c-di-GMP-I riboswitch aptamer from Candidatus Scalindua sp., 89 nucleotides, folded computationally. Taxonomically the source falls in Candidatus Scalindua (Bacteria, Pseudomonadati, Planctomycetota, Candidatus Brocadiales).
């Protein structure tokens, strides 16, 4: 110096659920909470999953459902990129 995660230390994040607020919704903010996490840090490029009031269009007396385009959501599903604490062999 590196890092395949053994040991120790200091710390970090926070699933489900509950409360409250935002949103049509996926979901998100805050508080409580801890199932887990050595990148469960950042990005959101590729894949994936999910959502949709308004719009288009088909059908219809009307309503509802399904579809298209487009717009979004997730990063604790996988990969790329960037950064980082401690650290034996």
């Nucleotide at each position: 110096u590196c890092g395949a995660g053994a040991a120790a230390a200091g710390g970090g994040c926070a699933a489900a659920u509950c409360g409250u607020g935002a949103g049509u919704g996926a979901u998100c903010g805050c508080g409580a909470g801890a199932c887990g996490c050595a990148a469960a840090g950042u990005u959101a490029a590729g894949g994936g999953u999910c959502u949709u009031a308004a719009u288009u269009g088909a059908g219809u007396u009307u309503c509802u459902a399904a579809a298209a385009a487009a717009a979004g959501a997730c990063a604790g599903c996988c990969u790329u990129a960037c950064u980082a604490c401690c650290a034996a062999a």